[in-house]
RNA sequence: AGAGUUUGAUCCUGGCUCAGGAUGAACGCUAGCGGCAGGCUUAACACAUGCAAGUCGAGGGGCAGCGGGGAGUAGCAAUACUCUGCCGGCGACCGGCAAAAGGGUGCGUAACGCGUGAGCAACUUGCCCGUAUCUGGGGGAUAACCGAUGGAAACGUCGCCUAAUACCCCGUAACAAGGGUUCCUGCAUGGGAGUCCUUUGAUAGCUCCGGCGGAUACGGAUGGGCUCGCGUGACAUUAGCUAGAUGGCGGGGUAACGGCCCACCAUGGCGACGAUGUCUAGGGGCUCUGAGAGGAAGAUCCCCCACACUGGAACUGAGACACGGUCCAGACUCCUACGGGAGGCAGCAGUGAGGAAUAUUGGACAAUGGAGGCAACUCUGAUCCAGCCAUGCCGCGUGAAGGACUAAGGCCCUACGGGUCGUAAACUUCUUUUGACGCAGGGCAAUAAGGCGUACGUGUACGCCGAUGAGAGUAUGCGUCGAAUAAGCAUCGGCUAACUCCGUGCCAGCAGCCGCGGUAAUACGGAGGAUGCAAGCGUUAUCCGGAUUUAUUGGGUUUAAAGGGUGCGUAGGCGGAUGAUUAAGUCAGUGGUGAAAGGUCCCGGCUCAACCGGGGAGCUGCCAUUGAUACUGGUCGUCUUGAAUGCGGAUGCCGUGGGAGGAAUGUGUGGUGUAGCGGUGAAAUGCAUAGAUAUCACACAGAACACCGAUUGCGAAGGCAUCUCACGAAUCCGUUAUUGACGCUGAGGCACGAAAGCGUGGGGAUCAAACAGGAUUAGAUACCCUGGUAGUCCCGACCUUAAACGGUGCACACUCGGGGUGGGGCCCUUUCAUCGGCCCCGUCCCUCAGCUAACGCGUUAAGUGUGCCGCCUGGGGAGUACGGCCGCAAGGCUAAAACUCAAAGAAAUUGACGGGGGCCCGCACAAGCAGAGGAGCAUGUGGCUUAAUUCGAUGCAACGCGAAGAACCUUACCUGGAUUUGACAUCGUCGGCAAUGCCCUGUGAAAGCAGGGCGGAGGUUAUCCGAUAGACAGGUGCUGCAUGGCUGUCGUCAGUUCGUGCCGUGAGGUGUUUGGUUAAGUCCACCAACGAACGCAACCCCUUUGACGUGUUGCCAGCGGGUAAUGCCGGGAACUCGCGUCACACUGCCUGUUUACGCAGGAGGAAGGUGGGGAUGACGUCAAGUCAGUAUGGCCCUUACAUCCAGGGCUGCACACGUGCUACAAUGGCCGGUACAGAGGGACGCGAGACCGCAAGGUGGAGCCAAUCCCAGAGAGCCGGCCCCAGUUCAGAUCGGGGUCUGCAACCCGACCCCGUGAAGUCGGAUUUGCUAGUAACGGCGUAUCAGCUACGACGCCGUGAAUGCGUUCCCGGGCCUUGCACUCACCGCCCGUCAAG
Repeated sequence: AGAGUUUGAUCCUGGCUCAGGAUGAACGCUAGCGGCAGGCUUAACACAUGCAAGUCGAGGGGCAGCGGGGAGUAGCAAUACUCUGCCGGCGACCGGCAAAAGGGUGCGUAACGCGUGAGCAACUUGCCCGUAUCUGGGGGAUAACCGAUGGAAACGUCGCCUAAUACCCCGUAACAAGGGUUCCUGCAUGGGAGUCCUUUGAUAGCUCCGGCGGAUACGGAUGGGCUCGCGUGACAUUAGCUAGAUGGCGGGGUAACGGCCCACCAUGGCGACGAUGUCUAGGGGCUCUGAGAGGAAGAUCCCCCACACUGGAACUGAGACACGGUCCAGACUCCUACGGGAGGCAGCAGUGAGGAAUAUUGGACAAUGGAGGCAACUCUGAUCCAGCCAUGCCGCGUGAAGGACUAAGGCCCUACGGGUCGUAAACUUCUUUUGACGCAGGGCAAUAAGGCGUACGUGUACGCCGAUGAGAGUAUGCGUCGAAUAAGCAUCGGCUAACUCCGUGCCAGCAGCCGCGGUAAUACGGAGGAUGCAAGCGUUAUCCGGAUUUAUUGGGUUUAAAGGGUGCGUAGGCGGAUGAUUAAGUCAGUGGUGAAAGGUCCCGGCUCAACCGGGGAGCUGCCAUUGAUACUGGUCGUCUUGAAUGCGGAUGCCGUGGGAGGAAUGUGUGGUGUAGCGGUGAAAUGCAUAGAUAUCACACAGAACACCGAUUGCGAAGGCAUCUCACGAAUCCGUUAUUGACGCUGAGGCACGAAAGCGUGGGGAUCAAACAGGAUUAGAUACCCUGGUAGUCCCGACCUUAAACGGUGCACACUCGGGGUGGGGCCCUUUCAUCGGCCCCGUCCCUCAGCUAACGCGUUAAGUGUGCCGCCUGGGGAGUACGGCCGCAAGGCUAAAACUCAAAGAAAUUGACGGGGGCCCGCACAAGCAGAGGAGCAUGUGGCUUAAUUCGAUGCAACGCGAAGAACCUUACCUGGAUUUGACAUCGUCGGCAAUGCCCUGUGAAAGCAGGGCGGAGGUUAUCCGAUAGACAGGUGCUGCAUGGCUGUCGUCAGUUCGUGCCGUGAGGUGUUUGGUUAAGUCCACCAACGAACGCAACCCCUUUGACGUGUUGCCAGCGGGUAAUGCCGGGAACUCGCGUCACACUGCCUGUUUACGCAGGAGGAAGGUGGGGAUGACGUCAAGUCAGUAUGGCCCUUACAUCCAGGGCUGCACACGUGCUACAAUGGCCGGUACAGAGGGACGCGAGACCGCAAGGUGGAGCCAAUCCCAGAGAGCCGGCCCCAGUUCAGAUCGGGGUCUGCAACCCGACCCCGUGAAGUCGGAUUUGCUAGUAACGGCGUAUCAGCUACGACGCCGUGAAUGCGUUCCCGGGCCUUGCACUCACCGCCCGUCAAG
């Protein structure tokens, strides 16, 4: 000293939370010792029992009890009994002093109660001290005792006797009171001293003769009483309170002042500087915290106050209205003989109760202190000690040194190994605080009686000697023994020091805040380890701090919470220049006080410390006094610049009242005129043949004032607009004539205050809540339409609120500039003007400095200052409830709390989004062509079914997808039968006349199980086989949300970023925006950017043209040979073609246009503006897909979730969807004839010619490892013929029969061929798909997989070969810029209300 938490990120505002310290604490776990402290915070609740205040015989009468003496009786005696106050003493009694202290508690009290400082000229003070004087005389009672008597008791009653330091009287004195007089003196009332007169008015004795007492007065000391200034809680949702109330005069009362009380008189007194009321509370020194200022608190100790069961009252006394006194009343408890009595722990212990919670019915007066006493002494739950409690603070210990193959064990890991607990332990040596035992044992002790001495001498003080110890045989010391008797608690996700494994699986649980837990949890529980503190550690509660989060120090108010709607103005606050004076504020010196303790510094005592002792500073304050006089204040004077007034001029939708006007609207009357009008997105309701709308004329009514008109003007705000008159007000300019600070602000208060609304009376044209109807809609109590009432207008009266906004209070001053505009003035100029310059007032825009969280503000401040006012303190609850005030009402003003959340919010940033905008693109739409959706079939999916119908893929981007081949196999599924180190890998041991290989038998569906044989001579370590044990194998079991890799998609869209610089507090921006252009972030220009990277393009492949090279298996123009024919042969190298290498295209040229880039057109060219196609997929998004292709973490199974086999299933079928094929026919079908491809494949292969079969195919085998041979007939097309619009010579499903081929095997479940059969279907609803040229469409051909094939699929190839594109409004998707935003999981978002359920 800060940190966490609002956001995708940022900055700010703002709350919540944490880290610190503290406690009279409590709870949980744990616990060795000592010292010093502390210990009912709750029920001022109730209390059993004991103790806590007595003492004096040197005041008195006395003698109940005790001891002693004396006498007597009994007895031998001890002894017992009786008498005797004679002595020591002494119960009870009279009397004195004390009991008012000490001790307890905090109920009450918001007060002169407390604190502080003063005052009393208005008082008192027992015991103590000093000074002075006195202590004379007399009297009458009474208690005890005795007698009688009442009562259960408590307690009395009556009678007789008696004493005093008890009580009374007389004398005297001081004093006091009254009156007179003299002097001195004070801030006022007044006070003091002297003197004279009058009146009243004291005492107590005892004695040991030393003394102790008693009285009066004055003084001191101490304690107390009273008064005053200042300070000392909350609430204004408590605003008025007050009748002894305020004062006076006179009395009473008191120690004393005083309405303290009383009579009379007056009507005052207090209050916004908070009276009164209500609630809460003892106050202070101090304590805790804090840098301080403050905040909180008032335990222990000290001071003061209050109280003593509750309430009231007085008595006694120096002192009380009295804790352990009295009386009365009340509640409660107890006793009782029912008549009546007793009691007061907030004293010390203790009990019950309450509570989270707080101790012994202890010892002693040894010390300190107190009461009484001459004293000895007695009493003392004050006090000193002990006991209990880790409640706190402080100190000590639980050992120290050495000790490693770093054992075992636990835990962890990348696990044949390593790490960690850990020098830790064991072990060796040492020490003995503590502990046990034993011995010794200081100081607290000073003194009393008494003695001695000194000062001194009627007394007292001091020094020495001299009994006495509760604690306690304690502290402490010494000796002996022996590491011996002694470590826990909390935490370990971030804040916050400390990490792993297992278990659990949004469960159990944790949590101070944020938040963890839904199968890999450092956050739950356990373990190991670690961290922190330590005889304690955590938790809870409370206070301060952090929190500048109530801001005096030290905050804010345009938008975060917050400027009152506006003005006038009261109190208050603040206030121009100058001179004098004063000295209240202010400053300085001095004096008093600020108790002690505490805190702080120094020194000292307990071994240290805590603790304690001594000293210093300090106690920031208050009071008094002496000075200073700059500033503020007071008083007096002067001034003119603030303010106001006068005079001259000007301005305006400023206000109030009256008059006038035209347009429009509506209505009325009349005319013209005819079928509609009106209204809307489209309509309808409505109006209209009884004549509307339209139009003309006249008339009437009410309301509002077009154009001008504007960032204009005026007003305090609300607000104000036709013209004109009257009245009123204001502002501005000029002048420097007048006053001379008269000013600013303004709590309360008063006034004004849009619209709506309210009550009365008018008025009522338009418009128009409510209402009605028509539409819209799922509904439509709305938006739209037709009507329409309050109201809108006026008078006068209420209401008093608005986003009453510039979301910005008022006033004054200062601080760079530029531009526009309204009002006025001056200067220059001019014929008059304009223009221009300057000054003042207003108004709008831009900007410097500065300010601001930013946005922005910026001489009209949100800048810099001054003065005053209002207001704010997290969000919700709530501007609500209650109360009060106002209002006719509606309602307004004032204004909470419970509860709840961790946020709510401001500004700005990046994205995404918008039924926002701009620009642009894409078969996106449009324009077209062909389809899908209807039919049948094929195929995939869903669903259903099933023993199983294995699994995955699910909007685009799953659904002819994984699967480029499910009859067995595949196969993962089901049923059944089997195997268990295993079908497969590595390792150990044993065996092998073996193994590899081959054959056979039984059983069986096979696998398997059981058994038999042939062959063979290499090797004995190897290899192989078998048996066996375990490590392990195996798993298409789970998790694609643990992963790698690969892939899809946006999208071949033009984007995505970086470095440096610059801008911004920052997120971030700039660059990448802008203007052009492009298919393109393509290029150009400009620019706080300059460069660069990944993408685009190009480089690569195919295709299109040409050249060159090459020339077989390809080719054949020319030459030659040959054939029925064919490059068949010689040969050729021209052509085609193949291969290879080059060339070509670059907006290069021309024209137009452009700054440039580029664009348009043209030429040439095979090709023209990326020529066509392919490969190529940026940063990223979708927790997209895949653990079943492979790989792989974790989890799970292990005679089973592994492995083998047979059979079945993946092909099941009411149904739904996707993708296709074939069609519905004449641009066609069928028959016959006849052309022209490309690209592929072929040895477990392609298979020619030939022959057989209607055909599928068969027989057979030439040729070909392929530019050679084969698959291989291309088909649409063309030529010719038939069909004649029909369910057909269309279409071919389905079914029947017969075959072929593959294969161990075609039943479930193959393909093909032939014959027969001949279904639906006549062009397809809503909707929807593809395609822009060699494209669509149509046509066939090939290949992979493959024994065969459900291929109509997929991937390729060539042939024939179109139509259309105006255009970008709209649908979908995308790109860039911009704007809004409360979204950021990002519009499939967020979020509001109602209802229902829990």
This is a predicted structure of a 1398-nucleotide RNA (small-subunit ribosomal RNA) from an uncultured bacterium. The sequence is in RNAcentral, with records from ENA. Its Rfam family is "Bacterial small subunit ribosomal RNA". Model confidence (mean pLDDT): 84 of 100.